This is a predicted structure of a 73-nucleotide RNA (transfer RNA) from a Lachnospiraceae bacterium. It matches the Rfam family "tRNA". Rfam links the family to the GO term triplet codon-amino acid adaptor activity. The RNAcentral record of the sequence draws on ENA.
RNA sequence: ACUCCGGUAGCUCAACCGGGAGAGCGUCCGCCUUACAAGCGGAGGGUUGCGGGUUCAAGUCCCGCCUGGAGUA
Repeated sequence: ACUCCGGUAGCUCAACCGGGAGAGCGUCCGCCUUACAAGCGGAGGGUUGCGGGUUCAAGUCCCGCCUGGAGUA
């Protein structure tokens, strides 16, 4: 320099063919217990890396950039 894969909640990751942004863990609250842990229920938490474009509608498609990884030279 070029090619490919990835970037989504505090962490690890889903989200099909473009159509309601979710799970587990963690945090907080409640139940349970004499109490704690475990267990059960609930809540909060998101500019989907950044900026544009297409579309009635974009995490998803297109372009540029940033960043992590792998490969070729």